[in-house]
Molecule: SAM riboswitch aptamer (S box leader)
Organism: uncultured Ruminococcus sp.
């Protein structure tokens, strides 16, 4: 930097002990009925593999809420709700 996906799916398990939900800002949420973090477990987006529209689970990932929602533009006007798109971000492959 290019490209493709982002409403689907996945623990009543251990260790850990205060925080988390990507970064600012507003909001709402989740959390000593145990957060992040690491372990097993699972799960199949995308490479991959095969007896192939299924299946495996090897590689990355991913395992709370749409990428939790909004930021910027449009539908448009006065707000609000809401719909699409962007931008920003993840993730895979290049």
């Nucleotide at each position: 930097c290019u490209u493709a996906u982002c409403a689907a799916g996945a623990g009543c398990g251990g260790c850990g002990g205060a925080g988390g939900a990507a970064a600012c800002a507003g909001g709402u949420c989740c959390u000593g009925u145990g957060a992040a973090g690491c372990c097993c477990g699972g799960c199949a987006a995308c490479c991959u593999g095969a007896u192939a529209u299924u299946c495996a689970a090897g590689g990355u990932g991913c395992u709370a809420a749409a990428u939790c929602c909004u930021g910027c533009g449009g539908u448009a006007u006065a707000u609000a709700a809401a719909c699409c798109g962007a931008a920003a971000g993840a993730u895979g492959a290049g």